A computed fold for a 330-nucleotide part of an RNA from a Phycisphaeraceae bacterium, annotated as large-subunit ribosomal RNA, domain IV. NCBI's taxonomy places the organism under Bacteria, Pseudomonadati, Phycisphaerae, Phycisphaerales, Phycisphaeraceae.
[in-house]
Context: one part of a larger RNA
RNA sequence: CGGUUGUGAAGGAACUAGGCAAAUUAACCCCGUACGUUCGCAAUAAGGGGGCCCUCCUGGAAACAGAGGGCGCAGAGAAAAGGCUCUGGCGACUGUUUAUCAAAAACACAGCUCUGUGCUAACUCGGAAGAGGACGUAUACAGAGUGACGCCUGCCCGGUGCCGGAAUGUCAAGGAAGCAGGUUAGCCGCAAGGCGAAGCUUGCGACCGAAGCACCGGUAAACGGCGGCCGUAACUAUGACGGUCCUAAGGUAGCGAAGUUCCUUGUCGGGUAAGUUCCGACGCGCAUGAAUGGCGUAACGACUGGAGCACUGUCUCCACAACCGACUCG
Numbered sequence: 001c002g003g004u005u006g007u008g009a010a011g012g013a014a015c016u017a018g019g020c021a022a023a024u025u026a027a028c029c030c031c032g033u034a035c036g037u038u039c040g041c042a043a044u045a046a047g048g049g050g051g052c053c054c055u056c057c058u059g060g061a062a063a064c065a066g067a068g069g070g071c072g073c074a075g076a077g078a079a080a081a082g083g084c085u086c087u088g089g090c091g092a093c094u095g096u097u098u099a100u101c102a103a104a105a106a107c108a109c110a111g112c113u114c115u116g117u118g119c120u121a122a123c124u125c126g127g128a129a130g131a132g133g134a135c136g137u138a139u140a141c142a143g144a145g146u147g148a149c150g151c152c153u154g155c156c157c158g159g160u161g162c163c164g165g166a167a168u169g170u171c172a173a174g175g176a177a178g179c180a181g182g183u184u185a186g187c188c189g190c191a192a193g194g195c196g197a198a199g200c201u202u203g204c205g206a207c208c209g210a211a212g213c214a215c216c217g218g219u220a221a222a223c224g225g226c227g228g229c230c231g232u233a234a235c236u237a238u239g240a241c242g243g244u245c246c247u248a249a250g251g252u253a254g255c256g257a258a259g260u261u262c263c264u265u266g267u268c269g270g271g272u273a274a275g276u277u278c279c280g281a282c283g284c285g286c287a288u289g290a291a292u293g294g295c296g297u298a299a300c301g302a303c304u305g306g307a308g309c310a311c312u313g314u315c316u317c318c319a320c321a322a323c324c325g326a327c328u329c330g
């Protein structure tokens, strides 16, 4: 000097990103127990008290309880054994997860909704046979989203997707009336050469031709989207009201400086002697908002923010002790 422990005057979180760590509390019996609440909980809430030994006393069958007395610093005499309260956020809950830096507000979950599927089901695996689905049958199975419960879930179908429609346009292979070229039996010509049927062959081709797309509708708990400028009221300010432009439609109820607020330590109130955090309000929401769910919510949480009581070597400010190392000598 380091490690693992132990003790500590006065103070008691002044430490620190943060009470991290440590301390406090602790099993059992008795009394007692608030807000809130889904009436189950909350709750071991909180907060108090008790404990050993003796007795020929009282009650009792006894265990035991009461009463009286006794000793010690200390009676659950050692060890093991919740610190508590108030108030926000998130997620309903028990559960699951990054084996080896993340356990969470992430995943899952019952519940809710949409879509597909009529059975040789849809869907999945497999080249296929076949198998799962299921020895099930729409109160079933598959896919997707949301995520207990309560109150709710507004407007937009222009774009994209999906579903429906079938008149018209477009449209492939294929079919095909017909047209043109090549070849040549034959014909013409003294020759060079020319013409040239059928067949074969090459190219073109009116017309016929499905789905799809175009087109016409529907659909947002499908993917998604949900405005701007100007004016206006008996002081001022504000703007119920009006005008105008654009849009498919211009954000409803809620909530709101939020886990979302840049400006920002917004402003006001609370808590502190003092508060960039916190709680309650306000709302010019840079850039909230309704199953990409919105807002609440008892219970629950090794989650996360703020405050207090108790307690303490976290600190003011360090000291000492034990053991194990390091170090010195051997």
Stems, first nucleotide, its partner, number of pairs: 001325008010316002014314001019311001028050004036041001038148001052070004057066003071075001083309007090301002095107002111146007123132003149296004154226003159223002161219005168214003174208002178204006186195003227245005254288001255285001266282005